The prediction has a mean pLDDT of 85. This is a predicted structure of an 84-nucleotide RNA (c-di-GMP-I riboswitch aptamer) from a Gemmatimonadota bacterium. The source organism's lineage runs through Bacteria, Pseudomonadati and Gemmatimonadota. It was read from a public genome assembly, where an Rfam model found it.
[in-house]
RNA sequence: CUCUGCAAAGGGCGAACUGCCGGUGACGGCAGGGCGCAAAGCCAUGGGGUCUCAGGUGCGACAUGAGACAGCCCGGCUGCCAGG
Repeated sequence: CUCUGCAAAGGGCGAACUGCCGGUGACGGCAGGGCGCAAAGCCAUGGGGUCUCAGGUGCGACAUGAGACAGCCCGGCUGCCAGG
C1' cells in the first nucleotide's frame, strides 16, 4: 500500500417501538430501547432510487420548483482491531 472479516480483545453505532422538542410534511434532535451493522463514520453540491410539500389539472399520470432519506443501491473521502 492492498485484500479479507470464520474467531478474539477493547469498544463503537443504534432498527421497530415509546416519551419530549422542532417541521405543513417526508423527517430531524435528545432520552429510553435493541433489530441489526466491519464503515450503520462523512458526502444528498457524484449518479440512480424512494418519499414529502407546493403550484399546474376536475382526478390521475407527468414534468417543474423546494425538500427528506447515507440503516435502498452504486460511487467518492476517511477510519479501529485481527489476519493474508